[in-house]
Context: one part of a larger RNA
RNA sequence: GGACGAACGCUGGCGGCGUGCUUAACACAUGCAAGUCGAACGAUGAAGCCUUUCGGGGUGGAUUAGUGGCGAACGGGUGAGUAACACGUGGGCAAUCUGCCCUUCACUCUGGGACAAGCCCUGGAAACGGGGUCUAAUACCGGAUAAUACUUCUGCCUGCAUGGGCGGGGGUUGAAAGCUCCGGCGGUGAAGGAUGAGCCCGCGGCCUAUCAGCUUGUUGGUGGGGUGAUGGCCUACCAAGGCGACGACGGGUAGCCGGCCUGAGAGGGCGACCGGCCACACUGGGACUGAGACACGGCCCAGACUCCUACGGGAGGCAGCAGUGGGGAAUAUUGCACAAUGGGCGAAAGCCUGAUGCAGCGACGCCGCGUGAGGGAUGACGGCCUUCGGGUUGUAAACCUCUUUCAGCAGGGAAGAAGCGAGAGUGACGGUACCUGCAGAAGAAGCGCCGGCUAACUACGUGCCAGCAGCCGCGGUAAUACGUAGGGCGCAAGCGUUGUCC
Numbered sequence: 001g002g003a004c005g006a007a008c009g010c011u012g013g014c015g016g017c018g019u020g021c022u023u024a025a026c027a028c029a030u031g032c033a034a035g036u037c038g039a040a041c042g043a044u045g046a047a048g049c050c051u052u053u054c055g056g057g058g059u060g061g062a063u064u065a066g067u068g069g070c071g072a073a074c075g076g077g078u079g080a081g082u083a084a085c086a087c088g089u090g091g092g093c094a095a096u097c098u099g100c101c102c103u104u105c106a107c108u109c110u111g112g113g114a115c116a117a118g119c120c121c122u123g124g125a126a127a128c129g130g131g132g133u134c135u136a137a138u139a140c141c142g143g144a145u146a147a148u149a150c151u152u153c154u155g156c157c158u159g160c161a162u163g164g165g166c167g168g169g170g171g172u173u174g175a176a177a178g179c180u181c182c183g184g185c186g187g188u189g190a191a192g193g194a195u196g197a198g199c200c201c202g203c204g205g206c207c208u209a210u211c212a213g214c215u216u217g218u219u220g221g222u223g224g225g226g227u228g229a230u231g232g233c234c235u236a237c238c239a240a241g242g243c244g245a246c247g248a249c250g251g252g253u254a255g256c257c258g259g260c261c262u263g264a265g266a267g268g269g270c271g272a273c274c275g276g277c278c279a280c281a282c283u284g285g286g287a288c289u290g291a292g293a294c295a296c297g298g299c300c301c302a303g304a305c306u307c308c309u310a311c312g313g314g315a316g317g318c319a320g321c322a323g324u325g326g327g328g329a330a331u332a333u334u335g336c337a338c339a340a341u342g343g344g345c346g347a348a349a350g351c352c353u354g355a356u357g358c359a360g361c362g363a364c365g366c367c368g369c370g371u372g373a374g375g376g377a378u379g380a381c382g383g384c385c386u387u388c389g390g391g392u393u394g395u396a397a398a399c400c401u402c403u404u405u406c407a408g409c410a411g412g413g414a415a416g417a418a419g420c421g422a423g424a425g426u427g428a429c430g431g432u433a434c435c436u437g438c439a440g441a442a443g444a445a446g447c448g449c450c451g452g453c454u455a456a457c458u459a460c461g462u463g464c465c466a467g468c469a470g471c472c473g474c475g476g477u478a479a480u481a482c483g484u485a486g487g488g489c490g491c492a493a494g495c496g497u498u499g500u501c502c
Base pairs, nucleotide, nucleotide: 001502002501003500004499006498007497008496009495010494013369014368015367016366017365018364019362020361021327026325027324028323030322031321032320035070036069037068040067041066043064048059049058050057051056077280078279079278087204088203089202090201091200092199093198096197097196101193102192103191104190105189106188107187108186109143110142111141112140118133119132120131121130122129123128149172150171151170152169153168154167155166156165157164158163178185179184206252207251208250213243214242215241218240219239220238221237222236223235224234225233255277256276257275258274259270260269261268262267282303283302284301285300286299305316306315307314308313333359335358336357337356341355342353343352344351345350372402373401374400375399382393383392384391385390406443408438409437410436411435412434416429419426420425446491447490448489449488450487451472452471453470457486458485459484460483461482467474468473
């Protein structure tokens, strides 16, 4: 000098764009953050309409608890753990899976029995149940048919190894679901694609030797198990191996990267915001469901903590968005909207969406603008200094002429809307941006420094006191170094200080 997610002191006019718990992965009141589909299903049946003997009946379908489907594994948060194939980069899978989506081929035949909801009875303070009975389905279970599934025989081609590919014959096993507004939307099997994921390997990136030896599922093999899949992943047996000064093992620290800061570069430091990957979700463990989880707002067990209780028993998990307490030098609103973008569900209308879009707060940062412009000397008054002549503040003010950005007031007033809807219509931001008009210099300057480094000097006060200080050093009676004043220098809505990095 540059930089910062900064803080502190003094000061503070406006706007745009960013950005804001770095500390206690401390504890959390309250609200919201994941639902949706009635065009899968039974049931419920409001308004309206028709009728009525005024009891009701018919039609109609709003509404929805339940069964069922899809989603809830995304999106959002955090950085605790992790020195590891976690990450980056380049490869491998002839050792793999992949819902929704796309392409191609074939099929969608025939039966059955239940369980919710409902009704009845009933336990419990509650949370939540128990028993009986009835019922539907794209829920569940059989049968048929279908093979590149399994097994067996066989032909051809081929690879870096295990091996792989293309055929032919026999045997065995395996599927489906309907709805409809008649346009479609679905269902099953097989092959391929796309996307996503899993596994393996080479190389790369912290400190410490005041850590020198480490290891028994350890290293390899065989059989078996397990997985979508390779593998000591697991298990039995066998062998005795494997790693290490090219730093094993141990200890400390740490999420990694694209990048960011600095630097001429080499390098050094960092990993906040944004993007990719990983890990975690009160702590520890476990599996279930599923295409996908060992699952933040799912389940089970244990633990700590908090809450409710009728003492028998229950409930909870903000490292989602706001917000509270606490910690701290320190970090925001319990806001608006789904209008846009994106996501889930749905045929759609639409519903949900604290993702997101916006608004609020903070000079926290960057950038822009303003606080007026021109004229004006008898160089006014006042202040300060003075050699008492004057000098300086200083064209500065007053005064004259002019302008009106920004802020203020008034009038007008968007784009963002593609889409969706029969149409009417549909914007949170927002009466915002922007445009026009009005008034009046009117409402808007501070902070640090002035001994040298380093740009800027005098007076008074003080008297090694009070104090200053980044280093050298100032102060003990003329202090340009302390305090105040006048003046000056520098930067400016900021200026200084502190901390950290280069």
The part of an RNA shown here (small-subunit ribosomal RNA, 5' domain) has 502 nucleotides and comes from Streptomyces scopuliridis RB72. Its mean pLDDT, the model's own confidence on a scale to 100, is 87. Taxonomically the source falls in Streptomyces scopuliridis (Bacteria, Bacillati, Kitasatosporales, Streptomyces).